[in-house]
RNA sequence: AGAGUUUGAUCCUGGCUCAGGAUGAACGCUGGCGGCGUGCAUCAUACAUGCAAGUCGAACGAGAAAUUCUAGCUUGCUAGAAUGGAAAGUGGCGGACGGGUGAGUAAUAUAUAGGGAAUCUGCCCAUAAGAGGGGGACAACAGAGGGAAACUUCUGCUAAUACCGCAUAUGAGUAUAGUUGAAAUAUUAUACUUGAAAGGAUUUAUCGCUUAUGGAUGAGCCUGUAUCUGAUUAGCCAGUUGGCGGGGUAAAAGCCCACCAAAGCGACGAUCAGUAGCUGGUUUGAGAGGAUGAUCAGCCACAAUGGGACUGAGACACGGCCCAUACUCCUACGGGAGGCAGCAGUAGGGAAUUUUGCGCAAUGGGCGAAAGCCUGACGCAGCAACGCCGCGUGAACGAAGAAGCUUUUAGGAGCGUAAAGUUCUGUCAGUGGGGACGAAAUAUGACGGUACCCACAGAGGAAGCACCGGCUAACUCCGUGCCAGCAGCCGCGGUAAUACGGGGGGUGCAAGCGUUGUCCGGAAUCAUUGGGCGUAAAGCGUUCGUAGGCGGUACAUUAAGUCUGAUGUUAAAUCCUUGGGCUCAACUCAGGGCUGGCAUUGGAUACUGGUGAACUGGAAUGCGGCAGAGGUUAAGGGAAUUCCUGGUGUAGCGGUGAAAUGCGUAGAUAUCAGGAGGAACACCGGAGGCGAAAGCGCUUAACUGGGCCGAAAUUGACGCUGAGGAACGAAAGCCGGGGGAGCAAAUGGGAUUAGAUACCCCAGUAGUCCCGGCUGUAAACGAUGGAUACUAGGUGUUGCGGGUAUCGACCCCUGCAGUGCCGAAGCCAACGCGAUAAGUAUCCCGCCUGGGGAGUACGCACGCAAGUGUGAAACUCAAAGGAAUUGACGGGGACCCGCACAAGCGGUGGAACAUGUGGUUUAAUUCGAAGCAACGCGAAGAACCUUACCAGGGCUUGACAUCUGAGGAAUCCUAAUGAAAGUUGGGAGUGCUCGCAAGAGAGCCUCAAGACAGGUGGUGCACGGCUGUCGUCAGCUCGUGUCGUGAGAUGUUGGGUUAAGUCCCGCAACGAGCGCAACCCUCGUUAUUAGUUGCUUGCAAUGGUAUACUGUUGCAGAGCUCUCUAAUAAGACUGCCGAUGAUAAAUCGGAGGAAGGUGGGGACGACGUCAAGUCAUCAUGCCCCUUAUGCUCUGGGCUACACACGUGUUACAAUGGCUAAGACAAUGAGAAGCGAAACUGCGAAGUCAAGCAAAACUCUUAAACUUAGUCUCAGUUCGGAUUGCACUCUGCAACUCGAGUGCAUGAAGUCGGAAUCGCUAGUAAACGCAGAUCAGCACGCUGCGUUGAAUACGUUCCCGGGUCUUGUACACACCGCCCGUCACACCAUGGAAGUCGAUCACGCCCGAAGUACGUGAGCCAACCCUUUGGGGGGCAGCGUCCUAAGGCAGGGUUGAUGACUGGGGUGAAGUCGUAACAAGGUAAC
Repeated sequence: AGAGUUUGAUCCUGGCUCAGGAUGAACGCUGGCGGCGUGCAUCAUACAUGCAAGUCGAACGAGAAAUUCUAGCUUGCUAGAAUGGAAAGUGGCGGACGGGUGAGUAAUAUAUAGGGAAUCUGCCCAUAAGAGGGGGACAACAGAGGGAAACUUCUGCUAAUACCGCAUAUGAGUAUAGUUGAAAUAUUAUACUUGAAAGGAUUUAUCGCUUAUGGAUGAGCCUGUAUCUGAUUAGCCAGUUGGCGGGGUAAAAGCCCACCAAAGCGACGAUCAGUAGCUGGUUUGAGAGGAUGAUCAGCCACAAUGGGACUGAGACACGGCCCAUACUCCUACGGGAGGCAGCAGUAGGGAAUUUUGCGCAAUGGGCGAAAGCCUGACGCAGCAACGCCGCGUGAACGAAGAAGCUUUUAGGAGCGUAAAGUUCUGUCAGUGGGGACGAAAUAUGACGGUACCCACAGAGGAAGCACCGGCUAACUCCGUGCCAGCAGCCGCGGUAAUACGGGGGGUGCAAGCGUUGUCCGGAAUCAUUGGGCGUAAAGCGUUCGUAGGCGGUACAUUAAGUCUGAUGUUAAAUCCUUGGGCUCAACUCAGGGCUGGCAUUGGAUACUGGUGAACUGGAAUGCGGCAGAGGUUAAGGGAAUUCCUGGUGUAGCGGUGAAAUGCGUAGAUAUCAGGAGGAACACCGGAGGCGAAAGCGCUUAACUGGGCCGAAAUUGACGCUGAGGAACGAAAGCCGGGGGAGCAAAUGGGAUUAGAUACCCCAGUAGUCCCGGCUGUAAACGAUGGAUACUAGGUGUUGCGGGUAUCGACCCCUGCAGUGCCGAAGCCAACGCGAUAAGUAUCCCGCCUGGGGAGUACGCACGCAAGUGUGAAACUCAAAGGAAUUGACGGGGACCCGCACAAGCGGUGGAACAUGUGGUUUAAUUCGAAGCAACGCGAAGAACCUUACCAGGGCUUGACAUCUGAGGAAUCCUAAUGAAAGUUGGGAGUGCUCGCAAGAGAGCCUCAAGACAGGUGGUGCACGGCUGUCGUCAGCUCGUGUCGUGAGAUGUUGGGUUAAGUCCCGCAACGAGCGCAACCCUCGUUAUUAGUUGCUUGCAAUGGUAUACUGUUGCAGAGCUCUCUAAUAAGACUGCCGAUGAUAAAUCGGAGGAAGGUGGGGACGACGUCAAGUCAUCAUGCCCCUUAUGCUCUGGGCUACACACGUGUUACAAUGGCUAAGACAAUGAGAAGCGAAACUGCGAAGUCAAGCAAAACUCUUAAACUUAGUCUCAGUUCGGAUUGCACUCUGCAACUCGAGUGCAUGAAGUCGGAAUCGCUAGUAAACGCAGAUCAGCACGCUGCGUUGAAUACGUUCCCGGGUCUUGUACACACCGCCCGUCACACCAUGGAAGUCGAUCACGCCCGAAGUACGUGAGCCAACCCUUUGGGGGGCAGCGUCCUAAGGCAGGGUUGAUGACUGGGGUGAAGUCGUAACAAGGUAAC
């Protein structure tokens, strides 16, 4: 310090998530030791048991047990005395400290700084003074009662440092008079009133008592400032605010009361509601901040819940009292007792938090003169890895490296010096011995026989947890197969998972390691430091203006802000730092430091503020001009539509893509004239003008607002912005009254459509118009708040002015104010903005903080309503979004090409048959191919075989390969059985090489065992190879440079041209590669070479015939001119001419030439696309079968047949059929072959047999064609399907299931609907020939030649493609994306008749305990008076005020629940449509 995640990729915005630190933690796995800390966060729930506050006999009375002594005697009892001091009582001090908890409390609290002329303070300290003299009681105790108990009543006795008078007193109070002070006060004097004591205790030294003053300590009160959230809490308050007078308190005060006044608080957030103890600190962070308030320390509050007072220096009192309530316990049922939020401990709750320990030895506290007693405060120990810190679990050597495990390409590699082994050491733990400090005179040690030290033995007792896809360090095997599971985010898993589970290995940390929760950080993701608002979330629709904020120039003054110094304080601990002590560290001790805050005080005066007095530059007023659809009101005008009246006129009009509804013979439309009425104002008119915005457009008049220019008279900062507030505010809508021509929601009709509640058409009502009132919203947009200043230019336009010039208008230069375009710097994520800023700055306001839910719900306000304003949450997702890029796509555009259309020729689709496919059937009809690019395709040929399928019969190391062992040569003949395969037998037979021999070896056969064979079984979505397709389309890229933040762009775009990214020109590009073209083959011309089997010539024989001519055969030491054959060359390059073009490329025309602009054809197929096709050609990973999914045999099937489709053949006839005769090819093939001639057969063919491994022989008669004849338009002399009979050939075998022949039979079909295919020249069409496969089987396929056309104006349209451009919400890329209703499941939520709680305040009733007051007929010892009776005085009782709990009634707030209901969200392939994204098919909003 960052990283992952939106996209095909990019930049940005923006959320989500992770890495770090912390923890009073918990959970999982694991666990050796020690030190120091920490340990009910939840039920302020309930508590058994024990302990936690007592002490003083030196305040007092009485005095038990026990001991001693004496006496009596019944020798173990009684009596007395002394010592003794228990338990209880009176009295004093302490139980207000210490300890616990955080319920309440948002200010009666806390923090900090102050105040007191408004206070108290036991014990303690200092100073001064004093203590004289009296009195009466009450406990204990004794006696008598009540009660179960707790306890209590009556009578009687008694002490005190208990209680009460009197005396004295510096004290206090009142009055008067002085001094102080502004005053309240303080103080002095005089007079009056009033107030003390324990002379006790012990015994010689003190401790106590009273008064007064002061101190110290502690406490009470008041004030400033600070201290969480909500405005969907905006008004609150009657003792409320103040005064006067009283009361009350230690003390100020409405603290309380009577009266008077009507104040007080609040947008700087009152009141209300929610939450919460506050702080020092802790944690995180660079800091600013954020979060937090365990342990330790300070303050506060509380003590089962609520109320109350008493005592006291101090309490409204945790271990005191009274009352009420709830709960628990005891009870004799009458009545009583209790309060662990003290220490342990129990139950409960909870994810979760310890021992019913030891000791007062230390520190501290209470009492006491002291000894001492008490002390669950405290000191220690125990439990818990809860945290921090430290140590150990051994060290050295030890193999090219054991075993084992994992993996492997089978060689090896890893665990790994790791182990074993050898040599050592002794920390911790263990055993034994010694043994502290802590204790400051004496004494006293819980911890503790602890820390520590010494000795001994022995590597012995001591390592786990998480992770290994990326973030993030660390990889492999097996299992599983969208299952099981993982997951912090992205995501992984559907048969080769580094992501699941296990193994091996590795990485990290380590007595711990992970997970979960919470907080801070990262997050600049609430931004003071330190963000934004044109399009990502975000500028109020506009203006005026209140509070507030900010504010021009110069001077004086002040010193509030500001700056600086000093003083005080900010407790200690913590933190930082320097040292010290525990072996180190954690821990702890001592010293020093700490930004800063608050208060007081001194100083400075630049800036800000205050005050005073000025200025004119901001602002405003007055003066002179100017432009304008600025506003309001009134009057007037013409064109057009419609309607009415009349005329002319006749059959249509109107409307649409096409129609129809509609209007019209009752006279429309058209046309002419007249009239009515309403609304809007053509041309001018403009990116023009005006207005704050909304908005404003005929003319004239009246009234009226604002702006600009000029000049420089006046005022003198009067300014800017503006929370609340007010006004204006399109259209639609609402209310009332008018008006209504045209247009036109709703509605009706006609069309369109699958539907059409739409788009189109015909009608048509609200409304649109006017007046009055409401509504208050718009994509109210420049998606851009207002004001001021500054920062290059260029060019339009509107208004006013100046200069120059002119007779004048222009032109030219220039100032101010508007309004447009382009652009520099700068800014921006980019697009873009750019003096009219989105630049540079200042001031003020408004608004934003992921998407959805949702601008919804609830609440409130406004509104007649519609609705508007304000405005959430639960839940859900990991994105949503902006700009730009490359593609793809568009029922977007431009250009271009192609048998793409058009122009033609011939077909398909109809028929029959052939063939393939689907479907169906079947035991099986094996499998694959599926739009183009599957379907006469794999298959260049299924009767058996093929064959993969089915039924049945058999085999199991196998039909085939390698290895081992044993036997045998191999091999041949043969029997039985069987459908065959096979099974079971019999017989013959003995080789080759080496070796002396025994024997060994090679090859072959049989048998046995196992390794293995085998698989047309699966996966073409694991693959190789091969292939199809876009497409023979012209494209696809790279290097360097440049541009851009970047993806990318440029080049490759543009102007021409081409078949072509072909070439030229231009250009921030310059070059290059794969493609194009060319090079290759073939055809077309020529030359050269070569000359047999080819060609030519000659001769002979022979046939035809007419001598010539010609066919056939043979021969030749003849020739290679020609044809041909097959090798090498030449030739064609826009080379030449002209025109066009840009002087280019190129195009057009021409010449020459066999051929002319790529001459025709072929081979050749860029980057890539389709998870295209093929595991059944072959090869191959993985999976599967192994007496079967392998192998073999026989038979069957692949040939089925209501049907549908594709591809073909033959036809439908006269451009023809048939008969007869006649002519002309090329490519090819041939030995298990082609097979001549001859003969036989009507024929298929057969018999015999020549030649030929081929320029030689054979297949081999080419056919269409020509000539002649016939048929005459018909289901025919067309057509040949189908069927019958008889044959031929191949082959073990033609039944299922071959081909052919002859005779006979003679079906459909008369040119084919919608639709659709091929072809641009030697092409289409027509005609035949050959070949591969092949025993046989060809209408298919592949080749070959023969005959040989028509048409192309052209690119509007259909299809496909290319380039550029445009839009995009697509990128699996339009076969895309995506919206809403409905149906189903689940989730949270709103409403709801109600129901059930919680809480708050108010009203009324009742009213405990208790203070105060009143009364007090009952009762009374002290003191006073007394007439001695009594009174004063006091107590009980009673009453009054207040008041807790309780009750009644209505209400507020909030929560839960609720039949039913509303929308929302999520969910795998549900239904209906297709609204949006392209012009999304009606532009969207």
The RNA shown here (small-subunit ribosomal RNA) has 1485 nucleotides and comes from an uncultured rumen bacterium. RNAcentral holds the sequence, with entries from Greengenes. Rfam family: Bacterial small subunit ribosomal RNA. Gene Ontology terms of the family: ribosome and structural constituent of ribosome.